[in-house]
Context: one part of a larger RNA
RNA sequence: GGCAGGGAGUUUGUUUCAGUAGUGAGGUUAACCGGUUUGCGCCGGGCAACCUAAGCGAAGGCGACUGGUCCGUAACCGCUUCGUGCGGCCAGGGACGUGGUGUGAAAGCGCCAGGAAUUACUGGGACAAGACCCGAAACCAGUCGAUCUAUCCCUGGACAGGCUGAAGCCCUUCGAAAGGGGGGUGGAGGGCCGUUACCGUUGCUGAGUAUCAUUUCGCUCGGGUGAUCUGGGGAUAGGGGUGAAAAGCCUAACGAGACUGGUGAUAGCUGGUUCCUCUCGAAAUGCAUCUGAGUGCAGCCUGGCUGGAGGCUAGCAACGGGGUAGAGAUACUGAUUGGAUUGUCAAGGGCCGAAAGGCUCAGCUUUCUUGUCAAACUCCGAAUCCGUUGUUGCCUGAGAAGGCUGGAGUGAGGGCCAUCGGGGUAAGCCCGAUGCCCGAAAGGGGAACAACCCAGACCAAGGUUAAGGUCUCCAAAUGCUGACUAAACGUAGAAGGGAGUCCAAUUUCUCAGACAGUAGGACUGUAGGCUUAGAAGCAGCCAUCAGUUAACAAGUGCGUAACAGCUUACCUACCGAGGGAUUGGGCCUUGAAAAUGGAAGAGACUAAGUCAGCUACCGAUACCUUGGGAUUUUUUGCGCAAGCGAAAAGUCAGUAGAGAGGCGUUCUGCACGGGCAGAAGCACGGGCGCGAGUUCGUGUGGACCUUGCAGAAUCGAAUAUCCUGCC
Numbered sequence: 001g002g003c004a005g006g007g008a009g010u011u012u013g014u015u016u017c018a019g020u021a022g023u024g025a026g027g028u029u030a031a032c033c034g035g036u037u038u039g040c041g042c043c044g045g046g047c048a049a050c051c052u053a054a055g056c057g058a059a060g061g062c063g064a065c066u067g068g069u070c071c072g073u074a075a076c077c078g079c080u081u082c083g084u085g086c087g088g089c090c091a092g093g094g095a096c097g098u099g100g101u102g103u104g105a106a107a108g109c110g111c112c113a114g115g116a117a118u119u120a121c122u123g124g125g126a127c128a129a130g131a132c133c134c135g136a137a138a139c140c141a142g143u144c145g146a147u148c149u150a151u152c153c154c155u156g157g158a159c160a161g162g163c164u165g166a167a168g169c170c171c172u173u174c175g176a177a178a179g180g181g182g183g184g185u186g187g188a189g190g191g192c193c194g195u196u197a198c199c200g201u202u203g204c205u206g207a208g209u210a211u212c213a214u215u216u217c218g219c220u221c222g223g224g225u226g227a228u229c230u231g232g233g234g235a236u237a238g239g240g241g242u243g244a245a246a247a248g249c250c251u252a253a254c255g256a257g258a259c260u261g262g263u264g265a266u267a268g269c270u271g272g273u274u275c276c277u278c279u280c281g282a283a284a285u286g287c288a289u290c291u292g293a294g295u296g297c298a299g300c301c302u303g304g305c306u307g308g309a310g311g312c313u314a315g316c317a318a319c320g321g322g323g324u325a326g327a328g329a330u331a332c333u334g335a336u337u338g339g340a341u342u343g344u345c346a347a348g349g350g351c352c353g354a355a356a357g358g359c360u361c362a363g364c365u366u367u368c369u370u371g372u373c374a375a376a377c378u379c380c381g382a383a384u385c386c387g388u389u390g391u392u393g394c395c396u397g398a399g400a401a402g403g404c405u406g407g408a409g410u411g412a413g414g415g416c417c418a419u420c421g422g423g424g425u426a427a428g429c430c431c432g433a434u435g436c437c438c439g440a441a442a443g444g445g446g447a448a449c450a451a452c453c454c455a456g457a458c459c460a461a462g463g464u465u466a467a468g469g470u471c472u473c474c475a476a477a478u479g480c481u482g483a484c485u486a487a488a489c490g491u492a493g494a495a496g497g498g499a500g501u502c503c504a505a506u507u508u509c510u511c512a513g514a515c516a517g518u519a520g521g522a523c524u525g526u527a528g529g530c531u532u533a534g535a536a537g538c539a540g541c542c543a544u545c546a547g548u549u550a551a552c553a554a555g556u557g558c559g560u561a562a563c564a565g566c567u568u569a570c571c572u573a574c575c576g577a578g579g580g581a582u583u584g585g586g587c588c589u590u591g592a593a594a595a596u597g598g599a600a601g602a603g604a605c606u607a608a609g610u611c612a613g614c615u616a617c618c619g620a621u622a623c624c625u626u627g628g629g630a631u632u633u634u635u636u637g638c639g640c641a642a643g644c645g646a647a648a649a650g651u652c653a654g655u656a657g658a659g660a661g662g663c664g665u666u667c668u669g670c671a672c673g674g675g676c677a678g679a680a681g682c683a684c685g686g687g688c689g690c691g692a693g694u695u696c697g698u699g700u701g702g703a704c705c706u707u708g709c710a711g712a713a714u715c716g717a718a719u720a721u722c723c724u725g726c727c
Stems, first nucleotide, its partner, number of pairs: 001727006011129013026051002032045005055062002065097001068096004076088004098113006132272002135269001139262006150236009159226001161193003164189001168185007198223003203219002206217002238254001240250003275662006285298005299410002301407006310395003315391007326380001327378002333374003338369003343364002348361005413438004418434006443454003458628007468618003471603003477615001479614006490605001496590003500587010517574005523547003528542003553568001557566002629652010663716001665713007673705002681700008
């Protein structure tokens, strides 16, 4: 890993609600006793206790409508135009009144009052218990451990070979001495070298990693007469030991050993929780919380009962409310440009003056003007929105609003190329509001894609459309009309740029010849004056006249040291019809860099691209048609009833969850049956049922088994890193 088997809301007590049954102003016995029975039990007693029949008050204590009035539902009765319409009487219901009690001087206020309970069983909840199941790390108690390892005690054992050469001693020499030098001898040392043995383990972060091995192998390396290593025996024990101290070690995981018990510790946390179908169907919000992974109350879901006529209104209209968006600035508060202007000028700056002082700048101030701003500014001020009324529409006696009550879940939400905000450079970011969707929603489109577009799936078949599409992949026009684009733009992107190209407008020149091109001319005073070494149109400064002309600058740009030279404006000739400028718009281009591979479908396309328009067609579980099913309610036929039909009006996506009805397993009781002429089980096959399932046939098998009605459950597995077994 596979398969098989096992595997999770139970039981007891108390309590509450519903259903069923008994009795009913009452209900009921408990232990126990007697009788009886094969037994389970049954019958009789047992009236102690309990609940209810009266409440109010802390208490002393006091102590309640034999229904007084009105509205009005079902049922019933009458009428009826048959509309379940009108009327009558009105249980239950509602509104008052009245009464009891507490408080109070009183008014008033609180609670209660015109009889329904109680016992048993079944089921839904709650509480106490292990309480749906599995799961901690821990805590405490008592025991067992020092054959590993730490330290200590007792008693034994081990250490090739070599090197060095301390003290002491002897000889000799120097010295007055103290002492020194030299040579021997000697053999010290937590001395030296060393893969002796033995102990260790630095590096390769080598090999190995299902290994030789849950710590090994290789090379390399440290100690190797000592605080050395080691055999045997012994001591210290769990908040304790031992520790040359690493919280190390104490029998293969020690910041507190192991085992057993308390023990099913506790777990607001994770995982799992077993058959079917039908109806409805959420929430991820508010408040509180040693609270934010939880819980309580409310909100939202669901079942039952009651109630008895309204409810909702998103549209439209009218009348009100408002201070947002926007806008504004002598309409306030506050911020914020420049200019003009009036007055003043003490101190400071400037000017004048011998001084007194004068004038002035800045400043402050008056008035005017100009340019800007605000969530906590407003002279103003929308759209949406909110309220009331009316209207319209929808739901409603097939039962509206409302009320009572049983059961929940939720209380981590998410998305939006929707809109409005706050924070942030921003974010598939954080925090809000409104709506929609996902959550809990399938189907079609979007290449793929929870929440984008279309559209809310009971089943089957046929048709028509939606979004989106119609060259091929791929169902459907290589459709039509008019334009644009040349970039494969289309198939990501800004400010800015573009004699790319198309359209529109304004303006100007133009057959008295425009624009472009070619050719010719472009002169004289004069080299203007100044400056300068020079300055002659062309370094710079000043001026910028006059003449001749068809035209010609006191010179547009090159150029020279300065001249020269070339060129332009300007004019003429040739040519012969449009040209120039500005503004706006469409498409295109540039701006444009990313990590696996061209590729945010592919092929490919010049439309099969873009814009405007038109007509066909394709295309969903949408819509329509036909047939069928389920379900709610009403009416109706048959039937004693259960139920079986018919018609009508609806409905039938669904997680958590609420409710309803069924299938199956084991056992028990009663009743009817089957079986050696073949039970159960197993295998294969055919029917039936929406389904859980069920039934028939054949084979195998070889002795038990079903069905109906009831009852009781250790009653249903695919998941829990589930448990056990086998392979």
This is a predicted structure of a 727-nucleotide part of an RNA (large-subunit ribosomal RNA, domain II) from a marine sediment metagenome. Its Rfam family is "Bacterial large subunit ribosomal RNA". Gene Ontology terms of the family: ribosome and structural constituent of ribosome. The prediction has a mean pLDDT of 82. RNAcentral holds the full RNA, with entries from MGnify.